The prediction has a mean pLDDT of 82.
Predicted 3D model of a 1404-nucleotide RNA (small-subunit ribosomal RNA) from an uncultured organism.
Rfam family: Bacterial small subunit ribosomal RNA.
[in-house]
RNA sequence: ACGUUGGCGGCGUGCCUAAGGCAUGCAAGUCGAACGCCUCACUUCGGUGAGGAGUGGCAAACGGGAGAGUAACACACUGGUAAUCUACCCCAAAGUUGGGAAUAACUUCGAGAAAUCGGGGCUAAUACCCAAUGUGCUGCGUUGACAUAAGUCUUCACAGUAAAGUUCCGGCGCUUUGGGAUGAGCCUAUGUCUCAUCAGCUUGUUGGUAAGGUAAAAGCUUACCAAGGCUACGACGAGUAGCGGGUGUGAGAGCACGACCCGUCUCACUGGGACUGAGACACUGCCCAGACUCCUACGGGAGGCUGCAGUCAGGAAUCUUCCACAAUGCACGAAAGUGUGAUGGAGCGACGCCGCGUGAUUGAUGAAGCCCUUCGGGGUGUAAAAAUCUUUUCUCUGGGACGAACUAAUGACGGUACCAGAGGAAUAAGGGGCUGCUAAUCUCGUGCCAGCAGCAGCGGUAAUACGAGAGCCUCGAACGUUACCCGGAUUUAUUGGGCGUAAAGCGUACGCAGGUGGUUUAUUAAGUCAACGGUAAAAUCCUUCAGCUCAACUGGAGAUCUGCCGCUGAUACUGAUAAACUAGAGGCUGGGAGAGGUAAGCGGAAUUGCCGGUGUAGGGGUCAAAUCCGUUAAUAUCGGCAGGAACACCAAAUGCGAAGGCAGCUUACUAGCACAGUCCUGACACUCAUGUACGAAAGCGUGGGGAGCGAAGCGGAUUAGAUACCCGCGUAGUCCACGCCGUAAACGAUGGAUACUAGACAUAGGGAGUAUCGACCCUCUCUGUGUCGUUCAAAAAAGCUAACGCGUUAAGUAUCCCGCCUGGGGAGUACGGCCGCAAGGCUAAAACUCAAAGGAAUUGACGGGGACUCGCACAAGCGGUGGAUCAUGUGGUUUAAUUCGUCUCUACGCGAGAAACCUCACCAAGGCUUGAAAUCUAGCUGCAUCCCACUAGAAAUAGAGGGAGCCUUCGAGGGUGCUAGACAGGUGCUGCAUGGUUGCCGUCAGCUCGUGUCGUGAGAUGUACGGUUAAGUCCGAUAACGAGCGCAACCCCUAUCCUAAUUUGUACUUUAUUAGGAAACUGCCUCGGUCAACGAGGAGGAAGGAGGGGACGACGUCAAAUCAGCAUGGCCCUUACGCCUUGGGCUACACACAUGAUACAAUGGCCAGUACAAUGGGUCGCCAAGUCGAAAGAUGGAGCUAAUCCCACCAAAACUGGUCUCAGUUCGGAUUGAGGUCUGCAACUCGACCUCAUGAAGCUGGAAUCGCUAGUAACCGUAAAUCAGAACGUUACGGUGAUACGUUCUCGAGUCUUGUACACACUGCCCGUCACGUCAAGAGAGUCGGUAUACCCGAAUAUCGUUGUAGGACGGUAGAAGGUAGGAUCGAUGAUAGGGGCGAAGUC
Repeated sequence: ACGUUGGCGGCGUGCCUAAGGCAUGCAAGUCGAACGCCUCACUUCGGUGAGGAGUGGCAAACGGGAGAGUAACACACUGGUAAUCUACCCCAAAGUUGGGAAUAACUUCGAGAAAUCGGGGCUAAUACCCAAUGUGCUGCGUUGACAUAAGUCUUCACAGUAAAGUUCCGGCGCUUUGGGAUGAGCCUAUGUCUCAUCAGCUUGUUGGUAAGGUAAAAGCUUACCAAGGCUACGACGAGUAGCGGGUGUGAGAGCACGACCCGUCUCACUGGGACUGAGACACUGCCCAGACUCCUACGGGAGGCUGCAGUCAGGAAUCUUCCACAAUGCACGAAAGUGUGAUGGAGCGACGCCGCGUGAUUGAUGAAGCCCUUCGGGGUGUAAAAAUCUUUUCUCUGGGACGAACUAAUGACGGUACCAGAGGAAUAAGGGGCUGCUAAUCUCGUGCCAGCAGCAGCGGUAAUACGAGAGCCUCGAACGUUACCCGGAUUUAUUGGGCGUAAAGCGUACGCAGGUGGUUUAUUAAGUCAACGGUAAAAUCCUUCAGCUCAACUGGAGAUCUGCCGCUGAUACUGAUAAACUAGAGGCUGGGAGAGGUAAGCGGAAUUGCCGGUGUAGGGGUCAAAUCCGUUAAUAUCGGCAGGAACACCAAAUGCGAAGGCAGCUUACUAGCACAGUCCUGACACUCAUGUACGAAAGCGUGGGGAGCGAAGCGGAUUAGAUACCCGCGUAGUCCACGCCGUAAACGAUGGAUACUAGACAUAGGGAGUAUCGACCCUCUCUGUGUCGUUCAAAAAAGCUAACGCGUUAAGUAUCCCGCCUGGGGAGUACGGCCGCAAGGCUAAAACUCAAAGGAAUUGACGGGGACUCGCACAAGCGGUGGAUCAUGUGGUUUAAUUCGUCUCUACGCGAGAAACCUCACCAAGGCUUGAAAUCUAGCUGCAUCCCACUAGAAAUAGAGGGAGCCUUCGAGGGUGCUAGACAGGUGCUGCAUGGUUGCCGUCAGCUCGUGUCGUGAGAUGUACGGUUAAGUCCGAUAACGAGCGCAACCCCUAUCCUAAUUUGUACUUUAUUAGGAAACUGCCUCGGUCAACGAGGAGGAAGGAGGGGACGACGUCAAAUCAGCAUGGCCCUUACGCCUUGGGCUACACACAUGAUACAAUGGCCAGUACAAUGGGUCGCCAAGUCGAAAGAUGGAGCUAAUCCCACCAAAACUGGUCUCAGUUCGGAUUGAGGUCUGCAACUCGACCUCAUGAAGCUGGAAUCGCUAGUAACCGUAAAUCAGAACGUUACGGUGAUACGUUCUCGAGUCUUGUACACACUGCCCGUCACGUCAAGAGAGUCGGUAUACCCGAAUAUCGUUGUAGGACGGUAGAAGGUAGGAUCGAUGAUAGGGGCGAAGUC
């Protein structure tokens, strides 16, 4: 300030913006005791009193306002003035004599619209002028004393220089001089914002001499002379700004600010200027210029609210055109007094601070209303009502101040404060919030909408975050919001931070200034410390006392103001001066190591080219190829020649160098280093802004050189493309000389120096010992250098670190110096400057935008990372799918409806283990409305219910007829029906509100816990490692020790045997069933293995190392599936989204997919014959024999509630024999026609089966893909569930009966490890162009404006000169405003193009 709200009082405070413009009124006058004149009144006519315009004096330079300018002696503080002035006031000394000429007012004439002005005439003074006097003062000269930069005091002489009167007789004035007080001027040390992308500035500039000038020093001004002065301790320039006392905040240091009050400066419409005066260059004075406004008779004039009120404008925003001079103060006056928008007061504003109130007590297991609810209750809530009481406040009435000082008179405020009485709970409560931070939650509405939000974020149908209600929290006449400052922020770090990886060590060295600096002594006293004196205004802050009822507010006293100056002391430390020392540093001598540098010379191997010989068809190259070379003879091979570049082995964890960097050998020149000697110097040192030098590669310039290699380029491949990787060529370049460039992940991402704080190893040099002829070797030791520290063998200790890690080569402990950092992006970019030939480098922002960016480590997940291991994962096989026809499911399409769900693996012969009706949820049509079924209430009903048959209708249903016909404890009790009401009902929605259940990872071997230990922590360890296992199975080892859920075992079935029992079985002893038991444990042997776990083999045994199979599925994952199995929150429908009925549909059909069946045939089809199972089921049932039919089936009725009877003589592949002879067939059976059977109210839509006839596609299936490891795959049939009927599906059952070297690869999984910018976790994350929108900044042909500079013109004014009798005139110089010019600089704007930021979705 704004929003909502608003009872009272006190004290404060109130245009932060436009120093923008102002109507109106007021804000500075006074004096008759300086003077003349005029008017009025009175008069004793002498005059007195009042008033007016003027002369004159004093004041008007104060008081009041504002902060534009100013970065400065403006301000503050401390000094100076021996370089100064000061009206009024005080003190002291001396004086106040004589004379004169004017002028306003007034009068007269004139000009003008006005403002105003001109001419003539009269007059006074404390106005003006002249003369006298001179205590004094001033000037020139002069004497002495003190002091010394010019100064003060003093002696003498000469010259100059004053005055005003008035009076009520007390005085008040006037003049000169000295002093005081007050006020002011000037000078000075120190302090006083930001920018170096402002680095050089300056000509009156710096100094001197002379003159002028001022109250006064001075380049203050002028002339001349000299060439100085300032600057990295920031000059000059640019931006911003009044300064201080103080104010806010802070623990403080600080940081920010400068309202009110006090001090000071500056300004007064803008700019310039002087006058008067003690004082001004003057807020309400003057002159000039300019802009603006007003008046005008167009000729001319007037004005200045940044005084008080007030007005317009601007703005988010800031008051009354009030009262009074009563008080305080100021001006004038002798005084009375006058004036005073200073001041004292009142008014307006919750703007701030402070105080008070809006009532107090009692009052229910607690009214009503409202809200919530699990419906039981709870909240609002003693709150209300009601009763009793009080009266601050309010209203009315009465009384009534202090402030008055000055004995009288005098109060604007004000009939105010205050006091007394009366009345009546009466006149007085709201704002914000309730997800976390942050005190306080429920319901409804809304449905990423509307909206909220300070940050995180909330809202997509169960919102404690939106809106509302209720409740609650908080503050309270206020409460919130916004803006700004400080704090928190140690987040600019003086107090008090950092730089290996988070931002941050210059690429490296040398080195001036600067900073820092070894040992001893003496002096000094600058820093430092202490005492004293002066100053540091008051107010403010603090402490205390006091006055207003308290407080705010105010008064008194004290403390404080941490500063500066002076003076006196102290001398440890630092500094200064002097002298000395040798441990730092440097020098000298001696031998020494080295890819240190520069230059010259020399060498061999290899590549390439050329010449010659041999030799023939290829060579080369790649994953594979091709371009390419080659019969004009390549490649290969031998010999010779040429040229350029680089130096194998030695060679290393090596050495040297400041860094970059340095490698064949020799020589010359040259630099640094370590050691020994302890001889010399004597602190000579360390670091280093600016500066200077060096500085890889690439690149640039000039001239050479050019073998190989090789950017660019060309060609061949690869690829979707391939401006790449691969291949063939190849230009600059690479090389040399000279000159530039000056950058790198120039890295140890670690500046330099010094000191201190266990080591080990290697190496260099030296010394000593032993030994030797001597050397080498060996042992000990000293010094230096370097390296190591991951496993072996100790990175081990301390310490540091966010961790990683560092750890005597520190990132430890300390000191000194330098450099650098302060969120990410924009950006190391723009602009400016400097450097460069260019490329570019160095220096280096802002707008805008985000809420993060980043480091280290952790757990996971992932990797076209690694190691190990497993799995029908691959491989080895067998059989399939994908092609055909059909079946079933799904998609799609269609339809009135084709009900719904399920969709990678983990949907698709799935829910459904049975859609003709029913099922049924869908559609059409017809009906019902307490309902088909449930519970309850009220009323009515002597009513249930059953049977027969009729009409309409598709049925439901409706209507009508006949017959039979309630119970009872006697209460209309039970039951029934009807009516009404509560309610029912919903396969309606939400599986992303849920329970339960299920799928997949996966029967994979994992998932965790307690305690302990480690880690700042997340976490780790345990569970890692070596073996082993199907297994986190077990063993060993181990800062872990144990435990749990999983694994395994326990359970069921099965394989062998024994015992017992049983009948329905049984060709004579078994089988079956039931119950119980035995058996298998690496128990035994051999070998391997760590004397382990375990593994390999063997024996025995029905079975051998888990014998086979099943059930059993850890922590979790997929918001996986299911609201249509069931249950269930919420929402929705209620004569319908409920219920009943008939018919239809779920069975549609250009098509696509999935799962199957049957085939394509001879390992076969057909015919005939002959064998061998197991599991199951059966009374609404299985159904035998017999009979009929060609068959489906019919008939029939025995047996069976099942080891008994039946399905079912149960099988089929198989086997034996025959036929077919490779064909669309004697394969294949789809489709279709006809005739039948069965079930069932009913086979049209829409069942199964039988017979006859018909006889389609199909000749083994593209890319691709699936299942399976043993009684398994494959092939063959059988049974059952569902079921009236309806399997090619499903689930069980038996019969016949195959292949695996192995783990490189594919897929999946486990453990360990590694990387990660991923954590919705690689279907992740994420980069750039393009297109679109938007924002800010820069560039930009230019355009416009400001500032400074130079020049022109030149007002007022100042000054100089000439001239005139005078008023004056003319000219020169300076001079504001104005004009011109070119560049400089600052800003605004600009077509356009470029980059940057942001944006839901888009493109590559």